[in-house]
Molecule: FMN riboswitch aptamer (RFN element)
Organism: Chloroflexota bacterium
RNA sequence: AAAUACCUUCGGGGCAGGGUGAGCGAAAGCAAUUCCUGACCGGCGGUAAGGCGGUGUAAAAGUCGCUAAGCCCGCGAGCCGCAGCAGCGGCAGGAUUUGGUGCAAUUCCAAAGCCGACGGUACAGUCCGGAUAGGAGAAGGUAAGC
Numbered sequence: 001a002a003a004u005a006c007c008u009u010c011g012g013g014g015c016a017g018g019g020u021g022a023g024c025g026a027a028a029g030c031a032a033u034u035c036c037u038g039a040c041c042g043g044c045g046g047u048a049a050g051g052c053g054g055u056g057u058a059a060a061a062g063u064c065g066c067u068a069a070g071c072c073c074g075c076g077a078g079c080c081g082c083a084g085c086a087g088c089g090g091c092a093g094g095a096u097u098u099g100g101u102g103c104a105a106u107u108c109c110a111a112a113g114c115c116g117a118c119g120g121u122a123c124a125g126u127c128c129g130g131a132u133a134g135g136a137g138a139a140g141g142u143a144a145g146c
Base pairs, nucleotide, nucleotide: 004143005142006141007140008139009138010137017037018036019035023030024029039126040125041116042115043075044074045073046072050067051066052065053064054063055062070114071113078091079090080089081088082087096112097111098110099109100108118129119128120127
C1' cells in the first nucleotide's frame, strides 16, 4: 500500500403564473401542484479533448492532483415467491439529436428535443403514502495476519 472482516457517521431535488371544470351545492359559489398552457428538478460509481491548481519549459510539449454526462457504460429505489433474520431467486422499470471545433467528442461549445417505479386521488417526475424504511455508495475508525 492493497485485500479481508467488523464498527461509526453521512447518503435526493422539484409546479410560480394563467386556463378548463369531473364533481359538490337550493343558489351564490367552491373545486386538479394530477387535465391544457407554462414553470421547476436531476441520486451513486465509471469514462472525459473542458475548467482549476501543482510540476515542468525560454515558450511549449509532457506529467500529477482535484473537478466535470438525467438521456454513453453500469448501479440503486418498486413488485412477486421462498426465508425467523441475513439473504436467495424471478419480474418490472426511462430518455438525444442536429450543427460547430478538432486527429479524436452521444462527454466541450451552440441550438432544439426527450425521460422519470409503486399505491392513493380528477389521469401526478414535483402532492399524500409505504418511508423514523431501504439504498447505490462516500468518509472515518478498529482487528489479526501477510